Parts: sequence; structure tokens; C1' cells
RNA sequence: UGGGUCGGCAAGACGAUCGCGACAGCAAUGUCGAGGAACGUCCGGGCUCCAAAGAGCAUGACGGUGGCUAACGGCCACCCGGGGCAACCCGCGAGAUAGUGCAACAGAAAGUAAACCGCCGCUUUGCGGUAAGGGUGAAACGGUGGUGUAAGAGACUACCAGCGCAGGAUGUGAGUCUUGCGGCUAUGUAAACCUCGUCUGGAGCAAGGUCAGAUAGAAAUCUUUAGAGCUGCUCGCUCUGGAUUUCGGGUAGACCGCUUGAGGACAUCGGCAACGGUGUCACUAGAUAGAUGAUCGUCACCUAGAAAUAGGCACAGAACCCGGCGUAUCAGCCGGCCCAUCCA
RNA sequence: GGGCCUCUAGCUCAGUUGGUUAGAGCAACGGACUUUUAAUCCGUGGGUCGUCGGUUCGAUCCCGACGGGGCCUA
Repeated sequence: UGGGUCGGCAAGACGAUCGCGACAGCAAUGUCGAGGAACGUCCGGGCUCCAAAGAGCAUGACGGUGGCUAACGGCCACCCGGGGCAACCCGCGAGAUAGUGCAACAGAAAGUAAACCGCCGCUUUGCGGUAAGGGUGAAACGGUGGUGUAAGAGACUACCAGCGCAGGAUGUGAGUCUUGCGGCUAUGUAAACCUCGUCUGGAGCAAGGUCAGAUAGAAAUCUUUAGAGCUGCUCGCUCUGGAUUUCGGGUAGACCGCUUGAGGACAUCGGCAACGGUGUCACUAGAUAGAUGAUCGUCACCUAGAAAUAGGCACAGAACCCGGCGUAUCAGCCGGCCCAUCCA
Repeated sequence: GGGCCUCUAGCUCAGUUGGUUAGAGCAACGGACUUUUAAUCCGUGGGUCGUCGGUUCGAUCCCGACGGGGCCUA
């Protein structure tokens, strides 16, 4: 200098005018007023009600190891496998030796194997042996050399690859390295059923509660041998008539929940890190048909232009609150590391 | 706001232990019949199975993320 890879910052600034919402105030007026994703609602929790959710099964979710956390399917570190020269990236990463299922077409044979061509033998229209070689397929039963044989074959042997068993070293562990034994050698699929381990009750702030206001019931069917809360089932607990349809009537207001929180910034300590401890400081959206906007001026950034100037400036917007994940995002800035080349 | 479902031809729908080339009806187009049209009969074309990625030898089907449409709830 060029290329790559990983991470972070930030989400234009200031002012004026007219508006909107909340709070304070008698009033004038003053103060405050969206985000990194507020989004998708994909996970996890707090909170509320259902019994202080209580028991069992089912269902569902997750799945290397160790840690972090309120919890998690998240995060950190490491292990293993794969990709890359490397930095680094990717992995729903338990079990296929519990069992079952599936593997179309092609091919002789596709899961207790199998003889189409080929090779060998014989008593030769055929029978027997043979998985070395050919061909098919996504996948064909370990690889190479030798012994052996009629021809062959882990049939035997040496080395190598894998598996199992027993042991040693090391690491908290997943694992890694290593010694011996056993010819033990049939692939994939569990994001197919399933097995093992861990976790898991349901509903959701339109939850739930308080106050005020209004009220008018009638009919039919079913069930009271019950029904509802309560969800898939069983038990158990609580409540008392319940469910459906039709006709008719009433109310659709206020307040609490509601924003100070597993929160934020800074400093420091422990830890490789995620994260945790301690101290200090500030703490300012809470609407309920739903506020947070519009215009103008100056500057900043980008594009065009010689200039004057013109155009552009993303994704998107709270609704009980947090922790994650995923997705969208204009124009920028900063840093670590790796590779190549050149120069000293 | 909260909770759910669904997407296959122009329209309405089939299609699953994942397998060769995804079907049906209506519609469209062409032909026959008819003086002509309709009806009827015969034939033909038309699909990135909403999009992208993953698992698998192989995906409409299984898994994930997006996108479109719809339903329930005071």
C1' cells in the first nucleotide's frame, strides 16, 4: 500500500414560531415528553387471578463440557467435527450396539444379504465354489502388501484406519496422549417413531381490584344420574343450579394496577470472560381512540456543479415491566488481528 | 394491546409413514356438433407448491427466519 476478518461508537447539532400530552400553579406561566431496534411476538422471568397450584400420567421444549444468570432455547470459556494459507467462521453437537420403520429410480443384490458379467472346478442344455475385478446407485460390507487356494476370501499374517474391553499419564470436565488384548469390521436417517437425561399447571394488565351509575325479564331445548372454576386425562379442592339458542332491556364512566427498576452512569475490587461485590451520583413519557408534530433559519454529512446553488439525510415509533434472540437500517467514524507485496 | 390460524394453476380445493413426471372441478385456448350462440363431446396449455436458509441421497411435506391474508378477545 492492497485485500480480508472481528469488534465498538453513533443514530445530526443549535435557535425561533405555531401546536399536542403529563405534572405543578387560582392564573400568567414553568418543567418534562420514543428506540437501538420501542418492531416480530420467537423464547425466558417478574407481577396478577385460578387453591399457598396440589399429586400422577400424558403432551411439549431442550441436549458436547464447565461456568454466568431471577430464568432461558440466551451469554462466556473450553472440547470435538467441518471450512479457510491465516486472522477467524459454521455446527438442533445425547443415543443407530434397546427396538421398530424408511432408503424411490437404477442395479444381480439395499439391510436375517446377494451370483448379472467375469474367474475357477465338474459327471457341461447345467450344477457347484468365489465378493478379488466390472457395471448400477447418494450409499455395495475396512485399505495396502504378502501367505494361501482350483479360483478366491480377515481364511491367515504385517502395517494402517475404525470399534469394543482392560490399564497408565494428564485435565474440575467434555476430552487428549499412550500400552495391551479381541479379526470384532453393514451405510445413512432420531429437524421418522422411539430410548436416556433435564425442565415444564393454565391464563394473561382487555390480568386483577375499588368506587359510582343503570337494570326487566321472557320463551324453547338439554342436563340436575350433575355442571362450572379447569387446561389433554385421572385424582383432589372450591362454588351452586348450569349450558345453548331466540326475543327484549341496561351500562360501556372514574380511580388503582402505572412506572424507582433482577434499572442506569462513573470509580474501584474479584474473574481469561460472561458476570459479580462495594462506593458515589442523577433519576424527568405514562396516553386510553391513544400526545411526542409541522414550518423556518444557521451549521454538519452525502451527491451533482467551476461557482452561485439544487437535491438528499435511513429503519422505524412507547401502551404492565424486564433479560435475550431474530429481523430492518441511509451516510459515517474508530480500533484489534491476519495474509500478500514493497521499503529500511 | 394480547392470543391464534392459514398460504398448492386465473378461482375453489385434493395431495403426508419424505421418492420417479404434483392432480381434480370451474375458467382459458383449439377442434367437433349447430344457420349462429349456449349446452354437450374431444383435445391442449398453464404451477420456481408465498420467499429465503437448514436437515436429508432426495423436501409441497420436517425445522427456522421473513412476507401476505384471516379469526378470536373489552
Two RNAs folded together computationally: RNase P RNA and transfer RNA, 418 nucleotides in total. It holds a member of the Rfam family "Bacterial RNase P class A". The family's RNA type in Rfam is ribozyme. Its mean pLDDT, the model's own confidence on a scale to 100, is 76.